Predicted 3D model of a 351-nucleotide RNA (Bacterial RNase P class A) from a Burkholderiales bacterium.
[in-house]
RNA sequence: GAAGUCGGCUAGGCAGUCGCCGGUUGAGCAAUCAACGGGAGGAAGGUCCGGGCUCCGCAGAGCAGGGUAACGGCUAACGGCCGUCCGCUGAAAACCGCAAGGCAUAAGGCGAGGACUAGGGCCACAGAGACGAGCGUAUUAAGUUACGGUGAAACGCGGCAACCUCUACCCGGAGCAAUAUCAAAUAGGCAUGCGCAGUGAGUGGGCAACCACUCACCCAAGGCGGCUCGUUGGAGCAUGCGGGUAGGUAGCUUGAGGCGCGUGGUAACACGCGUCCUAGAGGAAUGACUGCUACGGCGAGCGGGUAAAACCGCUCGCCGACAGAACCCGGCCUAUCGGCCGACUUCACUU
Numbered sequence: 001g002a003a004g005u006c007g008g009c010u011a012g013g014c015a016g017u018c019g020c021c022g023g024u025u026g027a028g029c030a031a032u033c034a035a036c037g038g039g040a041g042g043a044a045g046g047u048c049c050g051g052g053c054u055c056c057g058c059a060g061a062g063c064a065g066g067g068u069a070a071c072g073g074c075u076a077a078c079g080g081c082c083g084u085c086c087g088c089u090g091a092a093a094a095c096c097g098c099a100a101g102g103c104a105u106a107a108g109g110c111g112a113g114g115a116c117u118a119g120g121g122c123c124a125c126a127g128a129g130a131c132g133a134g135c136g137u138a139u140u141a142a143g144u145u146a147c148g149g150u151g152a153a154a155c156g157c158g159g160c161a162a163c164c165u166c167u168a169c170c171c172g173g174a175g176c177a178a179u180a181u182c183a184a185a186u187a188g189g190c191a192u193g194c195g196c197a198g199u200g201a202g203u204g205g206g207c208a209a210c211c212a213c214u215c216a217c218c219c220a221a222g223g224c225g226g227c228u229c230g231u232u233g234g235a236g237c238a239u240g241c242g243g244g245u246a247g248g249u250a251g252c253u254u255g256a257g258g259c260g261c262g263u264g265g266u267a268a269c270a271c272g273c274g275u276c277c278u279a280g281a282g283g284a285a286u287g288a289c290u291g292c293u294a295c296g297g298c299g300a301g302c303g304g305g306u307a308a309a310a311c312c313g314c315u316c317g318c319c320g321a322c323a324g325a326a327c328c329c330g331g332c333c334u335a336u337c338g339g340c341c342g343a344c345u346u347c348a349c350u351u
Stems, first nucleotide, its partner, number of pairs: 001347010012293007020039002023036005041322001045333002048331005053175004065171005070084005085113001086111004095102002114166002119164002121160003131156001135148004179250004189241006198217008219234001222232003257276008295320010
């Protein structure tokens, strides 16, 4: 210098103004206000896999169903990660070729890489015939022996499990709207106490006893903020208990946690020491505007440069990725404008 790869970090900055959601403190009867401090991600996403936690339950065994699959290791666990083997893939150069192109490996990438001598099923196209024996030609005492264009496989000890199946191992279900706790009003439940009483008249029905309605008088509890009076009221009322709803609280964020160093290990990872605390709402806050500025892209102008371009510099304008915590973790997958850093391999040339 050419070519091909892998990994990590970051996700603009500063200032001003106005706001939003929690926390602490103070003021206030309260509503609320003030001060201080905190406030999204590498994927918070998809909800695909695994676990913690909670309840149901006691999940011990068998069957069904689902899942995983080289070998070894890591882990709380995994379908994840690490190492090794095998297979496939994998650039420039060199080599071959007039050329198109062919040929190879490195780092790296990918792999649904258990079993077809348990059983069933399937084997496109081509081919006379495709799974079990037949067929053709030659040959022999004899289906006795040999060969057979095609095709991945042919007259056989064939292939396929990304077909059923078998083998080994794993898996109870539902999910924070889990669950626990405090607990109004209304309605309903249970218990206790008090009350649901009486007189007269009229009308209707009836053989009658009587029943129904209306009116008048009297009248218990209860209501009118506590008592009396008054008024209202016309069969229920009062008290207690328990379930339960709204609502409140807990679960809730300190955790298989982050960072640094050391030790062991090829590594994933483990252990030890030190240090740090970093949203916790409860349908959802983490924002908006302005100015300056960094970087990138696009466009325009000017200058340089060129034969013309490319290219370089300055100025101005516009644009700035994917996305949004909701119980918490480990993964996988998907989306993503850009920027920065590190590492590996092969080849060529020079010293």
Notes
Its Rfam family is "Bacterial RNase P class A". Rfam classes the family as a ribozyme. The prediction has a mean pLDDT of 77. The organism belongs to Burkholderiales, within Bacteria.